């Protein structure tokens, strides 16, 4: 890189310092929002959230269960920011495509 499975309307600093620069919020279109009071991105520090995996305990309603801690990733504006394609009278309705994260396969 590819492909498989699961989740994606919850949660948590738009924190501080340094770097660098003009765009950014995944992609197309239309909006809307953030951004020289320096966003997005990179590094460091501290703080936190809790989906997956690992380890060690506890419980046990039976168990591929519940829960605590530590660790490995990840994440910490707005629903994956909103809408647009298909189904539906409509719906915090469904499905598909794409994307993100985790696990393992190769």
């Nucleotide at each position: 890189a590819a492909g498989c499975u699961a989740u994606c309307g919850a949660g948590a600093g738009a924190u501080g310092c340094g770097g660098a620069u003009a765009g950014g919020g995944a992609u197309u279109u239309g909006g809307c929002c953030c951004g020289a009071u320096g966003a997005c991105c990179c590094g460091c520090a501290c703080g936190g959230c809790a989906a997956c995996c690992u380890u060690u305990g506890a419980g046990u309603c039976c168990u591929u269960c519940u829960u605590a801690a530590a660790g490995g990733u990840g994440c910490c504006a707005a629903a994956g920011c909103c809408a647009a394609c298909c189904c539906g009278a409509a719906a915090g309705g469904g499905a598909a495509u794409c994307g993100a994260u985790a696990g393992g396969u190769c």
Record summary:
This is a predicted structure of a 106-nucleotide RNA (SAM riboswitch aptamer (S box leader)) from a Dehalococcoidales bacterium. Its mean pLDDT, the model's own confidence on a scale to 100, is 81. It was read from a public genome assembly, where an Rfam model found it. NCBI's taxonomy places the organism under Bacteria, Bacillati, Chloroflexota, Dehalococcoidia, Dehalococcoidales.